A computed fold for a 345-nucleotide part of an RNA from Ecdeiocolea monostachya, annotated as small-subunit ribosomal RNA, central domain. NCBI's taxonomy places the organism under Eukaryota, Embryophyta, Spermatophyta, Petrosaviidae, Ecdeiocolea.
[in-house]
Context: one part of a larger RNA
RNA sequence: UUGGGCGUAAAGCGUCUGUAGGUGGCUUUGCAAGUCCUACGUCAAAUCCCAGGGCUCAACCCUGGACAGGUGAUGGAAACUACAAAGCUGGAGUAGGGUAGGGGCAGAGGGAAUUUCCGGUGGAGCGGUGAAAUGCGUUGAGAUCGGAAAGAACACCAACGGCGAAAGCACUCUGCUGGGCCCACACUGACACUGAGAGACGAAAGCUAGGGGAGCAAAUGGGAUUAGUGACCCCAGUAGUCCUAGCCGUAAACGAUGGAUACUUAGGCCAAAGUGAUCUGACCUGCAGUGCCAGCUAACGCGUUGCUAUCCCGCCUGGGGAGUACGUUCGCAAGAAUGAAACCC
Numbered sequence: 001u002u003g004g005g006c007g008u009a010a011a012g013c014g015u016c017u018g019u020a021g022g023u024g025g026c027u028u029u030g031c032a033a034g035u036c037c038u039a040c041g042u043c044a045a046a047u048c049c050c051a052g053g054g055c056u057c058a059a060c061c062c063u064g065g066a067c068a069g070g071u072g073a074u075g076g077a078a079a080c081u082a083c084a085a086a087g088c089u090g091g092a093g094u095a096g097g098g099u100a101g102g103g104g105c106a107g108a109g110g111g112a113a114u115u116u117c118c119g120g121u122g123g124a125g126c127g128g129u130g131a132a133a134u135g136c137g138u139u140g141a142g143a144u145c146g147g148a149a150a151g152a153a154c155a156c157c158a159a160c161g162g163c164g165a166a167a168g169c170a171c172u173c174u175g176c177u178g179g180g181c182c183c184a185c186a187c188u189g190a191c192a193c194u195g196a197g198a199g200a201c202g203a204a205a206g207c208u209a210g211g212g213g214a215g216c217a218a219a220u221g222g223g224a225u226u227a228g229u230g231a232c233c234c235c236a237g238u239a240g241u242c243c244u245a246g247c248c249g250u251a252a253a254c255g256a257u258g259g260a261u262a263c264u265u266a267g268g269c270c271a272a273a274g275u276g277a278u279c280u281g282a283c284c285u286g287c288a289g290u291g292c293c294a295g296c297u298a299a300c301g302c303g304u305u306g307c308u309a310u311c312c313c314g315c316c317u318g319g320g321g322a323g324u325a326c327g328u329u330c331g332c333a334a335g336a337a338u339g340a341a342a343c344c345c
Base pairs, nucleotide, nucleotide: 003317004316005315006314007300008299012313014201015200016199017198021194022193023192025088026087027086028085029084030083033081034080035077036076037075040072041071042070043069049065050064051063052062053061054060091191092188093187094186096183097182098181099180103177104176105175106174107173108172109171110154114150115149116148117147118146119145120144121143125136126135162169163168206247207246208245209244210243211242215241216240220236221235222234223233258312259311260310261309262308270286274283275282295302296301318345319344320343327338328337329336330335
């Protein structure tokens, strides 16, 4: 490689858009490239296989023959694939009418809490812990009342709930904007699926520049604990966390489960809406949860899927060395991506 696989054993790209490519609905006609059939030429001999024969047997040798297959031209078949032409509406999409939503971006407004500052009352502790101490406090703390400022996050509602491709998204209002779902069936008429390269988005941390800085808090300082501790606990506290512009491109980026389509028992639940019909059913979305038939699985379990099939992509091939070295690409850097071998077992 073939094969076999990818929830947990090695293995699904973090997610999407999409180029080439691969694959592709129904009907009719044509063509004959693929496909199939008949007869023919050729593919040296030896070798392999089969049958017979010769060395006393065997190895070995001789004679004959074929299978399977390649290739070339001839004649034919037309079901399937391709191609050409014409059509169809079920896949897909567009227009129309509705609808739910923390989907995105921008702007404006709000209250609770925290901290700080100012003023009043008051007068000795406060804070913290397993216990303490460092710390704060008679230059008046803590407590309480009134006022002001700042930054960050939005209690209750809240849910096994909603939206989004994923990352993710929640105070309220407004503007702009993406997608989904339903209805009637008007229109297009296979326009579809997947997708190597490519592109876009991508938590947190980190980086660059300029702001901002209440709380929290790597680093750091101090107090404890301990035989000792660069820790757990406590008191402080800087980057950072926040905003704007750019970079980084990684996560147990998880459902550890790629996408699409179709089929296959039965029962049950919840939620949010909508439509038609009507008084409770149908459709669609979500299946988050429970149990379970068939089936699958090494087992655990999965059970509208991890079942049964088809198409396309990605990935795996004993453990370590190693996601390392070298080279290349990207990056300001940190580093990321690609990615071995010797050697050991």